[in-house]
RNA sequence: CGGGUCGAGAGGCGCUGCAACGGACCACGUGUCCGCCACGCUCGACCCGCACUCCGGUCGAGCAAGGGCGCCUCCACUCG
Numbered sequence: 001c002g003g004g005u006c007g008a009g010a011g012g013c014g015c016u017g018c019a020a021c022g023g024a025c026c027a028c029g030u031g032u033c034c035g036c037c038a039c040g041c042u043c044g045a046c047c048c049g050c051a052c053u054c055c056g057g058u059c060g061a062g063c064a065a066g067g068g069c070g071c072c073u074c075c076a077c078u079c080g
Stems, first nucleotide, its partner, number of pairs: 001049009010073006018040001021035005039066001
């Protein structure tokens, strides 16, 4: 750095729908239509692979950010 698993980011309902995925068609392009679809993002732990050269351990402190639209619940603060 990439892939995977698990966890966390307070919790729901509705709507639209890009990518990905599934199906059909086809001029076979990543095309057209339909379906599905708003944690696909970030952080942490572990596993695997690759790369690199400084790496590892301990202690302490601090502790996220973002996530289309509408509505609701919860929590904290402030004002009335």
Record summary:
A computed fold for an 80-nucleotide RNA from Umezawaea tangerina, annotated as SAH (S-adenosyl-L-homocysteine) riboswitch aptamer. The RNAcentral record of the sequence draws on Rfam. The prediction has a mean pLDDT of 77. Its Rfam family is "SAH (S-adenosyl-L-homocysteine) riboswitch aptamer". Rfam 15.1 lists 1,354 matches to the family in 1,132 species.